The RNA shown here (Bacterial large signal recognition particle RNA) has 265 nucleotides and comes from a Pseudomonadota bacterium.
It is recorded under the gene name ffs.
The source organism's lineage runs through Bacteria, Pseudomonadati and Pseudomonadota.
Its mean pLDDT, the model's own confidence on a scale to 100, is 79.
The sequence is in RNAcentral, with records from ENA.
RNA sequence: CCGUGCUAGACGGGGAGCUAGCGGUGCCCUGUACCCGCAAUCCGCUAUAGCGGGGUCGAAUUCCCACCCGCGGGCGCAAGUCCGUCGGGUCGAGCCGCCCACCGCCGGCGUUGAUGGUCGGGUCCGGCGCGACGGAAGCCUGCGAACCCCGCCAGGUCCGGAAGGAAGCAACGGUAAGCAGUCACUUCCGGGUGCCGUCGGGGCGCCUGGCCGGAGUCGGCGAUGGCCGGUCAGCCGGCGGGCGCGUUCAACGGUGGGUGCACGG
Repeated sequence: CCGUGCUAGACGGGGAGCUAGCGGUGCCCUGUACCCGCAAUCCGCUAUAGCGGGGUCGAAUUCCCACCCGCGGGCGCAAGUCCGUCGGGUCGAGCCGCCCACCGCCGGCGUUGAUGGUCGGGUCCGGCGCGACGGAAGCCUGCGAACCCCGCCAGGUCCGGAAGGAAGCAACGGUAAGCAGUCACUUCCGGGUGCCGUCGGGGCGCCUGGCCGGAGUCGGCGAUGGCCGGUCAGCCGGCGGGCGCGUUCAACGGUGGGUGCACGG
């Protein structure tokens, strides 16, 4: 150096999470990489840190080490920028509403006297009077008591020798309570009563009269300015995310180095 047979080892790795820790199942990255069983109120282990069974390759493109690159993840930072979301309304554009000032236009009223001022009256409330209405009572009319109401009392009854006398039912006549009617008159009472009278009260508004005074006044619309309120771009604040910086782990990939035993030639 060549050949044969083995062995270590390999047949994916990583991040976050879980865990005392390690690995796996599940998630994510890388990108292609034997099979079966187990596993999240987990599964298997203990620094040689998945376990059990089977298979293939095997000392190198494939195993091991160092360095480079750096997908992706973790942690921290906070200036800026963008997006989303919630809130604020001190600042503030626009819009909307109320009010005020002033101006303009249109219309009404106004020298047959406006707005205003002043004096009264009415509307409102209370008392009294009058009237109307309603109710009750009286007055009037009618009815109205088997007996316990009245008058007169036939018959009958009682007293008496008689003359005569007494009580008294029915009929008849009348009346009380009561019932009904009339409702003209009288009295009392009532109130969502009155184009009424009178006395007092009240005075916001409205209506109305007298006087003073002498030119405006009322309504609508529009412009301008201002105060206030609302809405809410901008603005301010909170939270979340993307872009950023630092640090840490790090797949794929690249470069360099390293790696055993036996037998035969």